The part of an RNA shown here (small-subunit ribosomal RNA, 5' domain) has 524 nucleotides and comes from an uncultured prokaryote.
Rfam family: Bacterial small subunit ribosomal RNA.
The RNAcentral record of the full RNA draws on ENA.
The prediction has a mean pLDDT of 84.

Context: one part of a larger RNA
Order: sequence, then C1' cells, then structure tokens
RNA sequence: GAACGAACGCUGGCGGCAUGCUUAACACAUGCAAGUCGAACGAGAAAGCUCUUCGGAGUGAGUAUAGUGGCGCACGGGUGAGUAAUGGAUGGGAACGUACCUUUAGGUUGGGAAUAACCACGGGAAACCUUGGCUAAUACCGAAUAGUCUCGCAAGAGUAAAGAAGGCCUCUACUUGUAAGCUUUCGCCAAAAGAGCGGCCCAUCUCCCAUUAGCUAGUUGGUAGGGUAAUAGCCUACCAAGGCUUCGAUGGGUAGCUGGUCUGAGAGGAUGAUCAGCCACACUGGAACUGAGACACGGUCCAGACUCCUACGGGAGGCAGCAGUGGGGAAUAUUGCACAAUGGACGAAAGUCUGAUGCAGCAAUGCCGCGUGAGUGAAGAAGGCUUUCGGGUUGUAAAGCUCUUUCGAUUGGGAAGAAGGGCAGUAUGGUUAAUAACCUUAGGCCCUGACGGUACCUAAAGAAGAAGCACCGGCUAACUCCGUGCCAGCAGCCGCGGUAAUACGGGGGGUGCAAGCGUUGUUC
Repeated sequence: GAACGAACGCUGGCGGCAUGCUUAACACAUGCAAGUCGAACGAGAAAGCUCUUCGGAGUGAGUAUAGUGGCGCACGGGUGAGUAAUGGAUGGGAACGUACCUUUAGGUUGGGAAUAACCACGGGAAACCUUGGCUAAUACCGAAUAGUCUCGCAAGAGUAAAGAAGGCCUCUACUUGUAAGCUUUCGCCAAAAGAGCGGCCCAUCUCCCAUUAGCUAGUUGGUAGGGUAAUAGCCUACCAAGGCUUCGAUGGGUAGCUGGUCUGAGAGGAUGAUCAGCCACACUGGAACUGAGACACGGUCCAGACUCCUACGGGAGGCAGCAGUGGGGAAUAUUGCACAAUGGACGAAAGUCUGAUGCAGCAAUGCCGCGUGAGUGAAGAAGGCUUUCGGGUUGUAAAGCUCUUUCGAUUGGGAAGAAGGGCAGUAUGGUUAAUAACCUUAGGCCCUGACGGUACCUAAAGAAGAAGCACCGGCUAACUCCGUGCCAGCAGCCGCGGUAAUACGGGGGGUGCAAGCGUUGUUC
C1' cells in the first nucleotide's frame, strides 16, 4: 500500500447492487418447510337452504373427509462434526445398474382368493390395539402365450401384463339404441438401443512432526465356493509366505477438497464466506426394511444421553430447513408477502403443494453513484485568534444581490417483468367409417403481478431538509497561543513532558480523506 463475511469509537442525507452466527455439530417454545392423483378403487357425511301430512323429503353433494392403490418423499434446502484418503482435482479404464424421458419393433387372453375403509363387541389415561363379519381395484395370486430375455453345447426348460377416460354406429350381434364392436387419448408387459444419472478400478498430485522407524495375519498372493447390479480377501475354507517402508511406511497433530478469492510485476505466499462442482453428516452409536435409487435431515427398529406427558401400567420428541428463543460471543437480520415469474412433485387437464425461488423488512457490513448549492460580492464588516500594537489571519469566507432545484418532502399520472390458461364458441390440418370425439395451428373474447401505487414521468414551492472524522516533532501533507511543569499525559518506531513543550490538554489556524473517518485484528 492492498484486502476483509469483520468488530469497536465518533459521526451519519439519498439511491442501486451485493453480503450478513467466522463462537456452542450448544439446547430449543411456537408456526410453517412434501405432497398429489376421484380420468386406479370401494365407501361417504354435516351445517345451511327449500318444502312438509311434522313421519320426513329435496338440495348441499357423490362435495368435505378418512381408507386401499399409484407416483413422489434418495430432488430441492442446511451444516462442515468426521475424513490426510473409503475424499478431492486432472487424465484414463472395464466387469455394471438405471424410475421418469426419447427411439425401434411386438404383446395387452382368460380366471381366482383376500383385505383396509365400514359394521359389531372388547382392552387402554393416552399413544394405540385385539377379535368377528361385509366389500372394490391399475392391490395380490395361479393358468395361457414367449421373436430378440435367462439357463443350457444342443435338445429343451423357465419367466409377463391392467386397465381407465371420451366419442360413434362403418363392420358384427340383437335392429330402438346399446356393447362383447369400431375409434381416439392416457396407461400396462417383455425386449433392444439412446440420452442423462449413478456404482466400481487405475495413474499423477493433494498440510505439519523423525523429539514417530519399523508396520502388517484376511495381512500379500493363489485355488475352490459364496456374495454383489458389477470387479475384487468383499466373505469363507484350504495352500503358499508374502505385502508396505528413509522416494518417509506406521503413529501423532491439524484439516472437508476444488473452480476460485486476496495479495504480488511475476514466481510465489495466504485462504476456501457468498456463487458453482464433488464429498461427508442429520441428538450420539448401531442395524436393516421398502424402493430404480437410501442403509434415508422433517421414515422404521435397537441401545444411550437429554426434554416432555402419564391414571405410574406406559408413551412422545429431535431446527446442521425458514423465521424465531435462550445460551456462548467483540459480533451477524423479520416468528414478513406471494406462488405473479423461474424451477420442482403429482395430475389428462384445470389445478394443488413448494420458508426452493421471487420479493419486501433490518444493518454505512462492503462496492458504486449522487447530493449537502451555483455565480457575483472588499466597507477586506462584525466576532474569534494573534500581534513587534503598525498590522496579520479566519476571508470571497459571511452578509447582500442574481440564479438553479438534482436528491428529499408534497401533487397528479403510472409500468415492463405475462409466458400462459379458459371458451360444449369460429376457421384450418391430422387420426378415423365419421360432419362425432381427440390433437395441431390461426384469429376473437375473458382471466392471471407478491414486489407495488414500486420504478419512471409530471407539476408547484423554496437554498430551502442534509458534514463529519483523523491528523499537524521526524518518518508524513499540515504551526501558533494559552494551560501544565518527568505531573497529568502521549507513543507505530525514534522518542516527548523536570517553567518559554510546533510531540501532553484546550483555543485559533492548517493538512488529508469524506457519508464516512480513525483504531484494533488477520493475510499478502
């Protein structure tokens, strides 16, 4: 000199954009943060309103609501405790998996037995649970079929599925219109390929200590078997005796890694907040289940510590999600608004959910921009300070005169961000037997903005509302007076102060930065 996720002191007008628990991975009250689908399925209210013969009926409404089932909950969000290599970065590799998505070429036949919800009884303080009975499905289970899938040298053997919604009468059946028929859309099953994602292996690099020198028994390799999606001592049995190491093994300490960031002319050094990629963790330790994917933050089980409820028998919980509270600390924000946009989950869609996200609030925490007026004005006013008493200085500074009105306050107008969605509607093209239905496209009408009456524009008024902080001995830009008298004090280093202190304290003046300025800390 530069930098900071900074803090402290004094001061403080506005805006834009960023950033904001670095400490206790300490404990957490409360609310919200993951649901969705009735076009998979069976059930199915009430309030209210209307009518009433007062018994009830209709509507609300197949709505709310649970339940079975499907998909999602493995993403998104948080934190950095652990980890020195089971991690990361770069570059390679072969023995793998893959829900949703895309493509290709096929199939989707015919049956069965249950079960929740519900009803009835019962147990329990509660959490919840037992027993009996009824019922549906895209839930579950056989049968049939099997080209490319699996096993097998082959022969052969084995393995699958589910329907739903809309429309129609061309074909078939009854001849009205309907479905077992046709058609459209969405699904379902098996296989192949792709994309993206993920698992695994190898090489090189990846902090300090030798006041850590030897370490290792599934250890190193082989055979056989098991296991996995897959390779492999990954596991087991047997056999051999190997494997690593001063090019630092083993042990100890510290630490998430990287793109980057800061500094520096560079080489390098330091660092790893925000943003992005990877990893690890989710009260502590362990385990598996489900699933395409987890050994799963807001799932399950076991153990432990802690907190809470209890009828003492037993139960409930996990903010390192967003806010917020206590505590710790020099120190770090609102228990806000909205799904309008972007993205995600589910859904055919409308849509629902989304503390992701978009916004707003707080903080000069940082960066950037603007303003606090401009011109003129010498009687060089008054006052202050100083003086050799002549003056000098503050100082064109002020006042006065002439102007301007950014920003702020006031008035009026007022966005872009909107893409899309809806319509038994119009037209066009496609599928089709079809003018129906569905899909595509075009035009028309209607609806959708949290931010926000914000940005921006406009009008009128009036210099009106807006400057401080540090320093002035040398380094280092900037000097005098008074007070004090080795005292009080200053100080980054040298040093200053003991009666004329440019170094302490105050005044005047000056210098430097400026909505900031200094100090402290840390890095180069």